[in-house]
Glycine riboswitch aptamer from Nocardioides flavus (ex Wang et al. 2016), 109 nucleotides, folded computationally. The sequence was found by an Rfam model in a public genome assembly. It matches the Rfam family "Glycine riboswitch aptamer". Gene Ontology term of the family: glycine biosynthetic process.
C1' cells in the first nucleotide's frame, strides 16, 4: 500500500398491520353538598399498567410442508419463502435490506 470476502461504527434511505374494546391510576372542566379542608355525580381526550379479540412482518428464532433459487435429477442447503415463540399494530424508538465514508480480521497479489 492493492484486490475479493468477513465483522463491526457514523450518516442518510427504509414497509405493515386496531392511537380496538373494558377496567384501574392519574390530569382537566362542570354541577351538587360543604366553615376550611374535602366528598359525589356527568363530560373531554393525551400518559401510565393490566385483561381480551383482531392484525402484520423486514429485528431475532423454528421449519423446509408448499413456492422459489443454488445445478438437469436425488440428497442437501437457503430465502425479503412459511410459522407467528418473540417482536410490532398513533408518535418515538425500532426495522431486513440499500447507498456513502471510514476502521478491523483472514487469504492473495
Nucleotide at each position: 500500500a492493492c484486490a475479493u470476502c468477513c465483522c463491526g461504527u457514523g450518516c442518510g434511505g427504509g414497509a405493515g398491520a386496531g392511537u380496538c374494546a373494558c377496567g384501574g391510576c392519574g390530569c382537566u372542566c362542570g354541577g351538587u353538598c360543604u366553615c376550611g379542608g374535602g366528598a359525589c355525580c356527568g363530560g373531554g381526550g393525551a400518559g401510565c399498567c393490566g385483561u381480551g379479540c383482531g392484525c402484520c412482518g423486514a429485528a431475532g428464532g423454528g421449519g423446509c410442508a408448499a413456492u422459489u433459487c443454488c445445478u438437469c435429477c436425488c440428497c442437501g442447503g437457503a430465502a425479503c419463502c412459511u410459522c407467528u415463540c418473540a417482536g410490532g399494530c398513533a408518535c418515538c424508538c425500532g426495522g431486513a435490506c440499500c447507498g456513502c465514508a471510514g476502521g478491523g480480521g483472514c487469504u492473495g497479489g
NCBI's taxonomy places the organism under Bacteria, Bacillati, Actinomycetes, Nocardioidaceae, Nocardioides.
Model confidence (mean pLDDT): 78 of 100.